[in-house]
Context: one part of a larger RNA
RNA sequence: ACCGGCGAGUCACAUUCACUGGCGAAGGUUAAGGACCCGUAGGUCCGGAGCCGUAGGGAAACCGAGUCCGAAUAGGGCGCUGCCAUUUAUGGCUAGUCAGUGAGAGUGGACCCGAAACCAGGUGAUCUACCCAUGGUCAGGUUGAAGGUCGGAUAGUCUCCGACUGGAGGACCGAACCGGUGUCAGUUGAAGAUGGCUCGGAUGAACUGUGGGUAGCGGAGAAAUUCCAAUCGAACCUGGAGAUAGCUGGUUCUCCCCGAAAUGCAUUUAGGUGCAGCCUUACGGGUUCCGUGUCGGAGGUAGAGCACUGAAUGGUCUAGGGGCCUUACCGGGUUACCGAAAUCAAUCAAACUCCGAAUGCCGCCACGCCAACCGUAGGAGUGAGACGAUGGGGGAUAAGCUUCAUCGUCAAAAGGGAAACAGCCCAGACCCUCCGCUAAGGUCCCUAAACCGGGCUAAGUGUGAAAGGAAGUGGGAGCACGCAGACAGCCAGGAUGUUGGCUUAGAAGCAGCCACCAUUGAAAGAGUGCGUAACAGCUUACUGGCCGAAUGUGGUCCUGCGCCGAUAAUGUAAGGGGGCUCACGCCCGGUACCGAAGCGAGGGAUACAGUCUUUGACUGUAUGGUAGGGGAGCGUUCCGUAGUAGGUUGAAGCCGUACCGUAAGGAACGGUGGACGAGGCGGAAGUGAGAAUGCCGGU
Numbered sequence: 001a002c003c004g005g006c007g008a009g010u011c012a013c014a015u016u017c018a019c020u021g022g023c024g025a026a027g028g029u030u031a032a033g034g035a036c037c038c039g040u041a042g043g044u045c046c047g048g049a050g051c052c053g054u055a056g057g058g059a060a061a062c063c064g065a066g067u068c069c070g071a072a073u074a075g076g077g078c079g080c081u082g083c084c085a086u087u088u089a090u091g092g093c094u095a096g097u098c099a100g101u102g103a104g105a106g107u108g109g110a111c112c113c114g115a116a117a118c119c120a121g122g123u124g125a126u127c128u129a130c131c132c133a134u135g136g137u138c139a140g141g142u143u144g145a146a147g148g149u150c151g152g153a154u155a156g157u158c159u160c161c162g163a164c165u166g167g168a169g170g171a172c173c174g175a176a177c178c179g180g181u182g183u184c185a186g187u188u189g190a191a192g193a194u195g196g197c198u199c200g201g202a203u204g205a206a207c208u209g210u211g212g213g214u215a216g217c218g219g220a221g222a223a224a225u226u227c228c229a230a231u232c233g234a235a236c237c238u239g240g241a242g243a244u245a246g247c248u249g250g251u252u253c254u255c256c257c258c259g260a261a262a263u264g265c266a267u268u269u270a271g272g273u274g275c276a277g278c279c280u281u282a283c284g285g286g287u288u289c290c291g292u293g294u295c296g297g298a299g300g301u302a303g304a305g306c307a308c309u310g311a312a313u314g315g316u317c318u319a320g321g322g323g324c325c326u327u328a329c330c331g332g333g334u335u336a337c338c339g340a341a342a343u344c345a346a347u348c349a350a351a352c353u354c355c356g357a358a359u360g361c362c363g364c365c366a367c368g369c370c371a372a373c374c375g376u377a378g379g380a381g382u383g384a385g386a387c388g389a390u391g392g393g394g395g396a397u398a399a400g401c402u403u404c405a406u407c408g409u410c411a412a413a414a415g416g417g418a419a420a421c422a423g424c425c426c427a428g429a430c431c432c433u434c435c436g437c438u439a440a441g442g443u444c445c446c447u448a449a450a451c452c453g454g455g456c457u458a459a460g461u462g463u464g465a466a467a468g469g470a471a472g473u474g475g476g477a478g479c480a481c482g483c484a485g486a487c488a489g490c491c492a493g494g495a496u497g498u499u500g501g502c503u504u505a506g507a508a509g510c511a512g513c514c515a516c517c518a519u520u521g522a523a524a525g526a527g528u529g530c531g532u533a534a535c536a537g538c539u540u541a542c543u544g545g546c547c548g549a550a551u552g553u554g555g556u557c558c559u560g561c562g563c564c565g566a567u568a569a570u571g572u573a574a575g576g577g578g579g580c581u582c583a584c585g586c587c588c589g590g591u592a593c594c595g596a597a598g599c600g601a602g603g604g605a606u607a608c609a610g611u612c613u614u615u616g617a618c619u620g621u622a623u624g625g626u627a628g629g630g631g632a633g634c635g636u637u638c639c640g641u642a643g644u645a646g647g648u649u650g651a652a653g654c655c656g657u658a659c660c661g662u663a664a665g666g667a668a669c670g671g672u673g674g675a676c677g678a679g680g681c682g683g684a685a686g687u688g689a690g691a692a693u694g695c696c697g698g699u
Base pairs, nucleotide, nucleotide: 001699002698003697004696005695006694011108012107013106015104016103017102018101019100020099021098022097023096027052028051029050033046034045035044036043037042056063057062066078067077068076069075082093083092084091085090086089111250112249114247118240119239120238121237122236123235129214130213131212132211133210134209135208136207137206138204140173141172142171143169147165148164149163150162151161152160153159177201178200179199182197183196184195185194216232218228219227220226225234253633254632255631256630257629258628263276264275265274266273267272277382278381279379280378281377282376283375284374285373288372290368291367292366293365295363296362297361303355304353305352309349310348311347313345314344315343316342320338321337322335323334324333325332326331385410386409387408388407389406390405391404392403393402394401415426416425417424430604431603432602433601435600436599437598441594442593443592444578445577446576450591451590452589453588454587455586456585462580468564469563472561473560474559475558476557477556479554480553481552489546490545491544492543493542495519496518497517500514501513502512525540529538530537605623606622607621608620609619610618611617612616634688636685637684638683639682640681641680646676653672654671655670656669657668659666660665
């Protein structure tokens, strides 16, 4: 890992509701216990204790079809009155009550598995820590303390020196022994801590044998949260015990109907829970719902505005202040300074409003609508939402960001489109069909389906991007000039006062500042650019000529499509690809076609409603679905019927098969097997397996 088996909402008591049954208009029912029967754990009959109901209101005393509040005979709250048939006394139903069944809630382990832990009583110092008692062990070599003896020095037996002797030391080197420094190997190991090389101690606080002691709220500890039997921030075993787990995982057959939520408020609350909201089931009400329309309402958003509150720009005007002048003081004058208020003009505002929509909301009525809506009761789940569009807040007018509001989709939705792609576009799958029509989106090939007419683009733009930039190109508008000769080009002129004044070393059109006149003229700036140290020189504006345009020339504005701006990490790689240029690109118009589980056609199933000739037929409508609610079934084991039917002329079980049923499933036949054993109708459950790092076994 696979296969097989096992494996999770149970049971008891008490309770709520529904259904079924009994009694029943004041009633219903027995409990313990007893008697009898009996096939044993049941039946029948006693047993009225008790319980529920029969009256409520009040905190209560208490009163009572009323009562409480209250001064109240006011007002209000909570209460009080069985129903239907008929022969009028019965019958039925209900209120009620007692059972059974089902669904919940409660108490219990309460759907199952799962802690880390807590407590109690015990077991452990054969490992290890320390201690006690008693034993054992330490090759060899080195060093040579104290003391001693002798000799010398010496006055000396002190002291000093030397030799010999001596043999001290948590001394030295180094085996055994004890350790474990570095490194390599090992890492499903040779080994649950080892091996190789290397290394530390090796007469000591040394090592070690045996026996004994200290125990978990504890011991021991040259102290590391270290050790106390491969376990230690509190050992192990058993028990309390099925501890608790607002957490994770798992939770087993089928079909049919409906179908959510991810919100509000509260919460030692935020991944939990309570109530509400939204779902479902039953019963009741019966158009109350929803949509549209007329009419009537409330409102202060969008927009707009400046009348208020504020903000804010410029002007006018001016109180006040500052500067300057004057002044002994008082004061006065002046000002290209600041400047309240007022005023003029033009603005801004979520917390401004003289105004003010559209939508939305409320109400009456009408119409549409056969499917809503409202109430009571039972059962839930949800209370992590996601993205898109729009209106806002936060942020940076960032985020696949965050937080609200309205709507949509996903969630819980398959199908078609968007190459691929929960949340985008189209569209909501009951089943079958090798039929048809469409939606979005498409129609050169991959790839189902296309052509026509008009225009645009030259950038492979299309097939990624901004500010900004440009004689790209199409369309439109308007202006100026133009056969009285425009635009471009060529020829000629382009002068004089004057070198304008100032400045400056110089400044002569041309560093800079100021002014920018006049004259002659066809025209010519007190000068457009280059140039000079300054002049000079070249040129230009401007004028004449040559030329020859009436579809010419030059600006400006609006607009279509393109160009540049344009840099990223494996490889083209920013159309899905091939590839495409009067298009297979873009815009406009037209006509076809393709295209889905949409719509239609034919057949079928189920549910509901209606009708009818009513064990069915027809018609209409409906039938996506997670959590979840409801309904109907299949199958397993056992019990009753039942020592049943059946069965050695072959039961159960097992194997096989082309049969039946909407499914769970069920037959039949053949084989195997060799003795049991259905189906039906009822009953009871240890009742269905793929998942739980499930458990056990096998391979």
Molecule: large-subunit ribosomal RNA, domain II
Organism: Verrucomicrobiaceae bacterium